[in-house]
Predicted 3D model of a 341-nucleotide RNA (Bacterial RNase P class A) from a Candidatus Aminicenantes bacterium. The prediction has a mean pLDDT of 78. Lineage of the source: Bacteria > Bacteria candidate phyla > Candidatus Aminicenantota.
């Protein structure tokens, strides 16, 4: 100098004027202060909160799935392990079980799990052609999984010995499996020895194993409560009581919860700083801050200056994640190539 990987941050700024919304102060006029996001989004997971259901156990159903840790919890995150990709930094993986059982394995191919002779190779018999020896071909019988061909996959791999040709038939190394040891909390790794080797793939196929799981959602739910209704009450009927009918303006009581109002509603698993622990996710201590809270629903407009003319997008009970969208700019760490010293 060039290329690449990973992580973090900002995402228009300042001023003036006029508005909107919420809170506080004020009799009022008005004044002071707060006012969208990293995703407020998708509503995909997990919770808090509220109501309903629920003795306990089991079945069914659904979800998750390497190990250890973090967390209130999670299908989230961190570190590590195993596998795959990359020269590397690094990235990706539903990553338990296929010697419990069942199913499936298209096309191609002779044969797809009880392995399998299409071509080829080898041996024997016989016939033909031919030669000094022999070689080639046809037919029949047998051996062979080493070679070719098909396939995603062909029943351990490579090399040597062996054989008529071959074959774990025998041997060495690798793989597999069993046993033991060492290291690690563990997943797992490494080392040594035994066994010629039995176990094809597929579980986001049924299934088996382990763990987890009630339902609905702030339009949840609770409180106050006009109107309307019932009673007390008043009037009529009647000698009086019960009963019946009418009224209810006023006063009192009750039911119920419509219109409306209030709570839930923002102080919270909260933000910032410093110190400490941990590889990290994260945790602890101290100090400090209060940072939208509406219900037809507020955050906008105009002008000026600056640079490059500013993307995706806008709260609605609240948190923790994941995923998706995002013009442009800035910072840090790491790897590879090349050049110079």
């Nucleotide at each position: 100098g060039g290329g690449a990987g990973c992580g973090g941050g900002c995402g228009g700024g300042c001023c003036a004027c006029c508005g909107c919304u919420c809170g506080c102060c004020g009799u009022a006029a008005g004044g002071c202060g707060g006012g969208a996001g990293g995703a407020a989004a998708g509503u995909c997971c997990g919770a808090a909160c509220u109501c309903c259901g629920c003795a306990g156990g089991g079945c069914a159903g659904g979800g998750u799935g390497g190990u250890c840790c973090c967390u209130a919890a999670c299908g989230g995150g961190g570190a590590c392990c195993g596998g795959g990709c990359g020269c590397a930094a690094g990235c990706c993986c539903a990553g338990g079980g296929a010697a419990a059982g069942u199913g499936c394995c298209a096309c191609a191919g002779a044969a797809a799990a009880u392995a399998g002779a299409c071509c080829g190779c080898c041996c024997c018999g016989u016939c033909c052609u031919u030669u000094c020896a022999u070689a080639g071909g046809g037919c029949g019988g047998g051996g062979u999984a080493a070679g070719g061909g098909u396939g995603a996959a062909a029943a351990g791999g490579u090399g040597g010995g062996g054989u008529a040709a071959g074959a774990g038939c025998c041997c060495a190394c690798c793989g597999c499996u069993c046993c033991g040891g060492u290291g690690g909390c563990a997943a797992c790794a490494c080392c040594g020895g035994g066994g010629g080797c039995a176990c094809g793939g597929u579980a986001a196929a049924c299934c088996c194993c382990a763990c987890c799981c009630g339902g609905a959602g702030c339009a949840a739910u609770g409180c106050c409560a006009a109107a309307a209704g019932g009673g007390g009450u008043g009037g009529c009927u009647g000698g009086c009581c019960c009963g019946g009918c009418c009224a209810u303006a006023a006063c009192c009581c009750c039911u119920g919860g419509u219109a409306g109002g209030c709570a839930g509603c923002u102080u919270g698993a909260g933000g910032g700083a410093a110190g400490g622990g941990g590889c990290a996710a994260c945790c602890c201590u101290u100090c400090u801050c209060c940072c939208a809270g509406a219900c037809a629903a507020a955050u906008g407009g105009u002008g000026g200056c600056c640079c490059a003319a500013g993307a995706c997008a806008g709260a609605a009970u609240u948190c923790g994640g994941c995923u998706u969208a995002u013009a442009g700019c800035c910072c840090g760490c790491u790897c590879c190539c090349u050049c110079c010293u």

It matches the Rfam family "Bacterial RNase P class A". It is annotated as a ribozyme.